Transfer RNA from Aspergillus keveii, 72 nucleotides, folded computationally.
The sequence is in RNAcentral, with records from ENA.
The coordinates come from a structure-prediction model, not an experiment, and the mean pLDDT is 80.
Lineage of the source: Eukaryota > Ascomycota > Pezizomycotina > leotiomyceta > Aspergillus subgen. Nidulantes.
RNA sequence: GCAUCAAUGGUCUAACGGUUAUGAUUCAACCUUCCCAAGGUUGGGACCCGCGUUCGACUCGCGGUUGAUGCA
Numbered sequence: 001g002c003a004u005c006a007a008u009g010g011u012c013u014a015a016c017g018g019u020u021a022u023g024a025u026u027c028a029a030c031c032u033u034c035c036c037a038a039g040g041u042u043g044g045g046a047c048c049c050g051c052g053u054u055c056g057a058c059u060c061g062c063g064g065u066u067g068a069u070g071c072a
Base pairs, nucleotide, nucleotide: 001071002070003069004068005067006066007065010025011024012023018055027043028042029041030040031039048064049063050062051061052060
C1' cells in the first nucleotide's frame, strides 16, 4: 500500500428496514438474614463519526476514524 472482517451502557453480548433496542454483569434503593455470602423486586445507563437511499435506518450504500486478520 491492497483486501476482508469488526465497532451497540462501565464490561461482555443479541437484534430478518417498523414496539419502549435484548440478555448477562456492574451500579443505586428495597426485601430476605443476627452479620456476610447467595437469592429476589424495582430503577439508572448504549447503537464509532458524517453524508446519502427510504414514509421509516443499529440494520442498506458511500466516505472517514479505530482495531483485528491475510497478502505484498